[in-house]
RNA sequence: GAUAGAGGUGCAAAACGCAAAAGUACUCUUCCGCAACGGAAAACGCCGGCGGCUGAGGAAAGGGCAAUUUGCCGAAAUGUACAUCCUUCGUUUUAGGGGUGUAUGUUGGUUUGAUGCAGAAUAUGUAUCAAACUGUCACGCAAGUGGAGAGCUAUC
Numbered sequence: 001g002a003u004a005g006a007g008g009u010g011c012a013a014a015a016c017g018c019a020a021a022a023g024u025a026c027u028c029u030u031c032c033g034c035a036a037c038g039g040a041a042a043a044c045g046c047c048g049g050c051g052g053c054u055g056a057g058g059a060a061a062g063g064g065c066a067a068u069u070u071g072c073c074g075a076a077a078u079g080u081a082c083a084u085c086c087u088u089c090g091u092u093u094u095a096g097g098g099g100u101g102u103a104u105g106u107u108g109g110u111u112u113g114a115u116g117c118a119g120a121a122u123a124u125g126u127a128u129c130a131a132a133c134u135g136u137c138a139c140g141c142a143a144g145u146g147g148a149g150a151g152c153u154a155u156c
Stems, first nucleotide, its partner, number of pairs: 001156005008073001010072005017065002026057003031052004037048003040094006076107013108134011136147004
């Protein structure tokens, strides 16, 4: 250097189903109020409304759950920067949300807890910190201590 492997509640993706989202958004209707008001901000344009109440009808996406299939062991996740695409009525600027790619940094893996953010949510995800368990290598008589996947083991 090449090839092949190991960690285990191991990682990720896809379709199907289910729960929830939610009796929410939305449509129609009854009555009332607000108007130069509403559609993320501003200008112009375009469309008309906005808020509450009564009754009837009534979703979906993201996220999640069990097993299955597939791809794998920096699997994958995430921060920062840059580029590009989609989106919030049209154009421009701003602001917000989402996707992809490149570069670079962090994290061996899982679980639990605290705090922050996201989320409808007490589900869940994610970041930081702490603890426990666990794999690996080094040191050590041992108990243990320390390191990091650009690692470890095997073969050539």
Molecule: Lysine riboswitch aptamer
Organism: pig gut metagenome